[in-house]
Context: one part of a larger RNA
């Protein structure tokens, strides 16, 4: 406020208060799900492959002269300042003028002498014009393309004519060659990309050359100094004595030689392969050990040096350096080799193959790819990893051996011929038997280098106007021949000449990367085989994520902008874990160890009276099979053989009588008999029985080292195996909607704001390594322009918010304190995560 007589109730609206819920954005915490560490090189990396503790700063395709291509600008049959001069605030790099010497271009061809280019024709052609307004028809015809004639030069050919020798040279011919002609298009400059020369993207050798410095370590010589204790052994020589004819010998002492002995110092360094081994030490320490009057040890001085020294010789030593020292320079030496190589987004997007190279870790070449364009185009034309029709090509698969070639098994028949062995025979190229060769008709098995035949798949061409038909010229070719063939001209002919699909088709120039490949199906080579090696076809991985296969480069499904909704693929639906412990039928019982989903991650031959099906051959109510009971006989001890053999050691033969049935005997047994048993038959019983083969599941076959894997748990009328039927789950796939980018087609200059580098509308499309392309972002500097600034510029640090797909950018606050932002050009020592990278810090 409405309703109402009033009250009250109800409804609507507004304000206030309170409560609650939802959405967006940001932050924090928790749970669930997904999720292996980057870079590199690789067929392939999470790798038990290498680099990498962390952070900051700095760090790598540059500049230059040459050249090709694209594009822009200036001028144009030309073009070019950089030579000289002038102007001037100026000794102008920049402004102006003159010159055109010179460069390149305007003419080529040829080794050179020398010579040296006529507006050609036909067809196709955008545009434009006329006509028609339905497609169409007629004309004109630039650039360009195709075909063709001509002229120029070279080469080959020809040689009229002229000429004083060399010679000049018309007309002519040529499947010959030219980076050329045919009314010019260049020059200069800027920039892009590429190439090659330069340090040439950056770091890196082993080497090489040349000039110096070292003998304080260690090597050797020389000079001059110093040092070596003790013990043992006992050479020469000497003395004394003894012996002896003598030479001389012997004994005892003295003596104290020695690259002699034991051993201290000293020097060295054998063993423990001891200690230590981020050490006491870039070679030490303990004990042990070697030498210890000498070729001994040692101080100082001096001499000898780098292709050189020195060396009792080890390629040892020459300053912790030695199969050639150290050090400066050439030098940023070179590396087909390794590592590294710095911001973002967008669309595109490979190759591991061909040929070739002193080529195999690499280049060039073609291919694949990108970019820049150009000429046409909306269907009469063009195109195609497709089909149909027509017609050619091939010699694989298969087939064949009674077809050729060559191989091969088996018998059968056989006139002649040849060989071997026999028989009759004196013998015979007489007869006869046999066995081979041989012949004939068959038969078995087969061929990459056999084939009559001969696929599938596959390759070429064609499916019309540049064609078809008619006609007239020409020709050096061809023909007996104006015959043929080719070519030129003219006329006629439009039912547009199979299907399906596409919207684009064709052409030119420049350039990157690649040149290690790998996997699966099918075919295939060699190999015992291989996750081994080599090929073919066409996919895939590499370069690629996503759902499924538990896990996974390649298998299966399916390829991806960002959101929302729906539906599926593959695969699944007891629980882990989204979805039926759904439904129907069958099957399996598995104690070393049932089974459980392509690739694929494990098993065979051979067995099973485990079980369930099947095929085939039989028996059975005229009573089977199994079980129990009975009987299982006679001729006859058959013949032969044997020491013996009576059914039963062996051999041959295997009938008959009576029976319901009974073998000239299936086994046991005996020296041989005997006895038992079986086959065959009967009684009882009562309804199904039995041989062989085959298949599913299951079992055996089936043994390995850490404990272990249908993915786990577990599961048994399954949650196993084999068939069905329905429902349900889910991928970035499909479909629908929205939106972002890219790209194609079309429209818009009008009335009243706005960027034509704009706006509107509509179709398609979006994976990506190496790589190329486009657009954008940050950084330092000069100049132009426009701003700010002690009333606080910019950075650093910091709290918070916003924009953009991103690189990045903007805003507010704090701290701070003197310069500096935007924009349009230009220039570049312009962007770091890696390089055992450099320097500083932790």
């Nucleotide at each position: 406020c409405a309703c109402u007589c009033c009250a009250g109730a109800u409804g609507c609206u507004a304000g206030c208060u309170u409560g609650u819920g939802g959405g967006c954005u940001u932050c924090u915490c928790a749970u669930u799900u997904g999720a292996c560490c980057c870079a590199u090189a690789u067929u392939a990396a999470a790798a038990c492959a290498c680099g990498g503790a962390c952070c900051a700063a700095g760090u790598a395709g540059u500049c230059u002269g040459a050249u090709a291509u694209a594009u822009g600008u200036g001028u144009g049959a030309a073009u070019c300042a950089a030579u000289g001069g002038g102007u001037g605030a100026g000794u102008a790099a920049a402004c102006c003028c003159a010159u055109a010497a010179g460069g390149c271009a305007u003419a080529a061809a040829a080794a050179a002498g020398c010579u040296g280019a006529u507006c050609g024709g036909u067809g196709g052609g955008a545009u434009c014009c006329c006509u028609c307004u339905g497609a169409g028809g007629g004309g004109u015809a630039c650039a360009c393309c195709a075909c063709u004639g001509a002229a120029c030069g070279a080469c080959c050919u020809u040689g009229a004519u002229c000429a004083u020798c060399u010679g000049a040279g018309a007309a002519u011919g040529g499947u010959u060659c030219g980076a050329g002609u045919g009314u010019g298009a260049g020059c200069a400059u800027a920039c892009u990309u590429g190439u090659g020369g330069g340090g040439a993207c950056u770091c890196g050798a082993a080497a090489g050359a040349u000039g110096g410095u070292g003998a304080a370590c260690a090597a050797u010589g020389c000079c001059u100094g110093a040092g070596u204790g003790g013990g043992g052994u006992a050479a020469a020589g000497c003395c004394a004595g003894a012996g002896a004819a003598a030479a001389c010998u012997c004994u005892g002492g003295c003596a104290g030689a020695g690259g002699c002995c034991c051993g201290c110092a000293a020097c060295g360094a054998u063993a423990c392969u001891g200690g230590c081994a981020u050490a006491c030490a870039a070679a030490u320490u303990g004990u042990u050990c070697g030498u210890c009057u000498u070729a001994c040890u040692u101080g100082g001085g001096u001499a000898u040096u780098g292709g050189g020294g020195u060396g009792a010789a080890a390629u040892a030593c020459c300053a912790a350096u030695c199969g050639a020292a150290c050090u400066g320079u050439c030098u940023a030496g070179u590396a087909g080799c390794u590592g590294u190589u710095u911001c973002c987004c967008u669309a595109u997007g490979a190759a591991g193959u061909u040929u070739u190279c002193c080529a195999c870790a690499g280049g060039a070449u073609a291919g694949c790819u990108g970019g820049a364009g150009c000429u046409c185009g909306c269907a009469c034309g063009c195109g195609a990893g497709u089909u149909c029709u027509a017609u050619c090509g091939a010699g694989u698969a298969a087939a064949g051996a009674a077809a050729a070639u060559g191989a091969u098994u088996a018998g059968a028949g056989g006139c002649c011929u040849c060989g071997g062995g026999g028989g009759c025979g004196c013998a015979a190229c007489u007869c006869u038997c046999u066995u081979g060769a041989c012949c004939u008709a068959u038969u078995c098995u087969a061929a990459a280098a056999c084939u009559u035949u001969a696929a599938a798949u596959u390759g070429g061409u064609a499916a019309g106007a540049u064609a078809g038909c008619a006609u007239g010229a020409c020709u050096g070719c061809u023909u007996u021949g104006u015959u043929g063939a080719g070519c030129c001209g003219u006329g006629c002919c439009a039912u547009g000449a199979a299907a399906u699909c596409g919207a684009g088709a064709g052409c030119u120039c420049c350039a990157a990367g690649u040149a290690a490949g790998c996997c699966a199906u099918u075919u295939u080579u060699g190999g015992u085989a291989a996750g081994a090696a080599g090929a073919a076809c066409a996919u895939g991985c590499a370069a690629u994520g996503c759902g499924g296969g538990a896990u996974g480069a390649a298998c299966u499904g399916a390829a991806a902008g960002u959101c929302g909704a729906g539906u599926u693929a593959u695969g699944g639906u007891a629980c882990c874990a989204a979805a039926c412990u759904g439904u129907g039928c069958g099957u399996u019982a598995a104690c070393c160890u049932a089974g459980a989903u392509c690739u694929c991650a494990g098993a065979a031959a051979g067995g099973g009276u485990g079980u369930u099906g099947g095929u085939c051959a039989a028996u059975u109510a005229a009573g089977a099979u199994a079980g129990c009971c009975g009987a299982a006989c006679g001729a006859u001890g058959g013949u032969c053989a044997u020491g013996g053999a009576a059914g039963u050691c062996a051999a041959a033969a295997u009938c008959u009588g009576c029976u319901a049935a009974g073998g000239u005997g299936u086994g046991u047994g005996u020296a041989a008999u005997a006895a038992c048993u079986c086959a065959a038959c009967u009684u009882c019983c009562a309804a199904a029985u039995c041989a062989a083969c085959u298949a599913u599941c299951c079992c055996c076959a089936a043994a390995a080292a850490u404990g272990g894997a249908u993915g786990g748990c577990a599961c048994u009328u399954a949650a196993g195996c084999g068939c069905g039927c329905g429902a349900c789950c889910u991928a970035c796939a499909c479909c629908c909607g929205a939106u972002c980018g890219u790209u194609g087609a079309g429209g818009c200059a009008a009335g009243u704001g706005u960027c034509a580098g704009g706006c509107c509308c509509u179709g398609a499309u979006g994976a990506g390594u190496a790589g190329g392309a486009g657009g954008g972002u940050g950084u330092g500097a000069c100049a132009g322009u426009c701003a700010c600034u002690g009333a606080a510029a910019g950075a650093u640090c910091u709290u918070g918010g916003g924009u953009g797909u991103a690189a990045u950018c903007c805003c507010a606050g704090g701290c701070a304190a003197a310069g500096c932002a935007g924009u349009c050009u230009u220039c570049g020592g312009u962007g770091c995560a890696g390089a055992u990278a450099u320097u500083a810090g932790u």
Description:
The prediction has a mean pLDDT of 81. A computed fold for an 842-nucleotide part of an RNA from Capsicum annuum, annotated as large-subunit ribosomal RNA, domain II. The organism belongs to Capsicum, within Eukaryota. The full RNA is in RNAcentral, with records from Rfam.